The prediction has a mean pLDDT of 87.
This is a predicted structure of a 350-nucleotide part of an RNA (small-subunit ribosomal RNA, central domain) from an uncultured Clostridia bacterium.
Context: one part of a larger RNA
C1' cells in the first nucleotide's frame, strides 16, 4: 500500500457557513463518453503452459501450438452511470395562519444580600477553629435602629424542563433581531447532501488601552498544624474577576460517539403544536408531528453496554488512527504584543 478500524483499547476536526471536488429523486426522449459484445492490428525473442523431437534418462535443449493485461481503429447494443431536451412533485425552498422558548444585541428599571460611610441606642468583648492564635475593639467594636453610597450577582419560580451550531444562555420591561416547530397545500421545480483549502464564531485563564473595584481571590504577608509544611485550616490581601474596544484560539471544547438520508418490536415519562371522540364546558381518552429522557425485542459488541436521539441494517461525503517511550517535543514555515498556538519529525531505547 491493500486491508481493518475510530463511545471506553491508537483514532471524530471545538462548532458553523461555504469554494473546488465527490455523491445525488421520479417518468419520457436523445446521445454513445464510461460500460458490454464482436472484428482487425499490435502485444519482439527467450521464459511460463500444452504437444512432439534430440543428448542412454533427467536437468538442458530444438520445433510446433496455445496464452497474454493493455493500447489503437472499426462495427454493434442502449439496461445502468454520464451528456442533452422536455416534463413531474414525494427531496429542498417560498408563501399564508399560528403558538412556544434563560436564542442574540442594546438601553432602562427593581428588590434581597454584602461591604462601607454618617447618626442614634448600648458596653466589653467580637471574630475564628478540631483546639487556638494572628486580626478587630474603651480613639467605643460586635449587636441593633435610621439614612446615604458603591459594585457584582439575580433567591423562590426551577424541572431527568426550555433555547442555541458549538462555546453557552436565567430578576423585570422596552426596542431591534436570528433560528426551530405545527397546520394549510397556494407557488418554484431537484434548486439537494457533504465539504480539502477558505471565512466566521469559540468557556476559563492570559495580554493591550481606558474605566471600575462591593464581595471573592492566584501571588504575597502573618497565625496555626507539623519532624519539616514553600500545603491543607485561620486572619489579611494585590493582580484578576466587572465594563468598553482590540487581541489570544486553547479545554475531560465530552454523549470521550462527524454530518446527511432511508429502514427496523414494544412500554412508560416529559416539553411544544395539530386533529378527533365524548361532554353544556373543563378534565380525561385516542391519533399524529417535532424535541427531550428511562426501560427494553431483534441486531450489534472483547466486554461494559448501545438499542428509532443506535454503538442495528445500508448508502454518500469529510476528518482521523496504524506498538510504547523519545514527543504533541526539536527544526523550519505560518499566526501572535507576549504568553504561546498550529503544522510536525528523527536519532536512540524497549
Nucleotide at each position: 500500500c491493500u486491508g481493518g478500524g475510530c463511545g471506553u483499547a491508537a483514532a471524530g476536526g471545538g462548532a458553523g457557513c461555504g469554494u473546488a471536488g465527490g455523491u445525488g429523486g421520479c417518468g419520457a426522449g436523445u446521445u454513445a463518453a464510461g460500460u458490454u459484445a464482436g472484428a482487425u492490428g499490435u502485444g519482439a525473442a527467450a521464459g511460463c503452459c500444452c504437444g512432439a523431437g534430440g543428448c542412454u534418462c533427467a536437468a538442458c535443449u530444438u520445433c510446433g501450438g496455445a496464452a497474454u493485461a493493455g493500447c489503437a481503429u472499426c462495427u454493434a447494443a442502449a439496461a445502468c452511470u454520464g451528456u442533452u431536451u422536455g416534463g413531474c412533485u414525494a427531496g429542498a425552498g417560498u408563501g399564508c395562519a399560528g403558538g412556544a422558548g434563560g436564542g442574540g444585541u442594546a438601553a432602562a428599571c427593581g428588590g434581597a444580600a454584602u461591604u462601607u460611610c454618617u447618626a442614634g441606642u448600648g458596653u466589653a468583648g467580637c471574630g475564628g477553629u478540631g483546639a487556638a492564635a494572628u486580626g478587630c475593639g474603651u480613639a467605643g467594636a460586635u449587636a441593633u435602629u435610621a439614612g446615604g453610597a458603591a459594585g457584582a450577582a439575580c433567591a423562590c419560580c426551577a424541572g431527568a424542563g426550555g433555547c442555541g451550531a458549538a462555546g453557552g444562555c436565567g430578576g423585570u420591561u422596552u426596542a431591534c433581531u436570528g433560528g426551530a416547530c405545527u397546520g394549510c397545500a397556494a407557488c418554484u421545480g431537484a434548486c439537494a447532501c457533504u465539504g480539502a483549502g477558505g471565512c466566521u464564531c469559540g468557556a476559563a485563564a492570559g495580554c493591550g488601552u481606558g474605566g471600575g473595584g462591593a464581595g471573592c481571590a492566584a501571588a504575597c504577608a502573618g497565625g496555626a498544624u507539623u519532624a519539616g509544611a514553600u500545603a491543607c485550616c485561620c486572619u489579611g490581601g494585590u493582580a484578576g474577576u466587572c465594563c468598553a474596544c482590540g487581541c489570544c484560539c486553547u479545554a475531560a471544547a465530552c454523549g470521550a460517539u462527524g454530518g446527511a438520508u432511508a429502514c427496523u418490536a414494544a412500554a412508560c415519562g416529559u416539553g411544544g403544536g395539530a386533529g378527533g371522540u365524548a361532554u353544556c364546558g373543563a378534565c380525561u381518552c385516542c391519533u399524529u408531528c417535532c424535541g427531550u429522557g428511562u426501560u427494553g425485542a431483534a441486531g450489534c459488541a472483547a466486554a461494559c453496554g448501545c438499542g428509532a436521539u443506535a454503538a442495528g441494517u445500508a448508502u454518500c461525503c469529510c476528518g482521523c488512527c496504524u506498538g510504547a517511550g523519545g514527543a504533541g517535543u526539536a527544526c523550519g514555515g505560518c499566526c501572535g504584543c507576549a504568553a504561546g498556538g498550529u503544522u510536525a519529525a528523527a536519532a536512540c531505547u524497549c
It matches the Rfam family "Bacterial small subunit ribosomal RNA". Gene Ontology terms of the family: structural constituent of ribosome and ribosome.